[in-house]
């Protein structure tokens, strides 16, 4: 001096499904109960399923193929394949570290 991580700032990206099978509630409808429908501070899976969270190019956040293939499950974009595949959003700082790089002096 350069670079990479952390860090701060300002920015930008991104998805938000499933179920009513358990639990519980309204409603048909009424005392329960079984049925059916609607729903939850409800149940599934995840970091996130609307108030956080992830992620920005060394970019599987998310997205297309996709109403895809296989298996699971109450169900599902739940899991795995497809995938070394296409697309996909960053700039500025200081300070530290660094078995990194050049370069100078001894």
């Nucleotide at each position: 001096a350069u670079c990479a991580a952390u860090c701060u700032c300002u920015c930008g990206g991104g998805g938000u499904g499933c179920c009513a099978a358990a639990u519980a509630u309204c409603u048909a409808a009424c005392a329960u109960a079984a049925u059916a429908g609607a729903u939850a501070c409800g149940g599934c899976u995840g970091a996130g399923a609307a108030a956080a969270c992830c992620c920005g190019u060394g970019g599987a956040a998310c997205u297309u193929g996709a109403a895809c293939u296989g298996g699971a499950u109450a169900a599902u974009u739940c899991c795995a394949g497809c995938g070394u595949a296409g697309g996909g959003a960053a700039g500025a700082g200081a300070a530290u570290u660094g078995u990194a790089u050049a370069g100078u002096u001894u």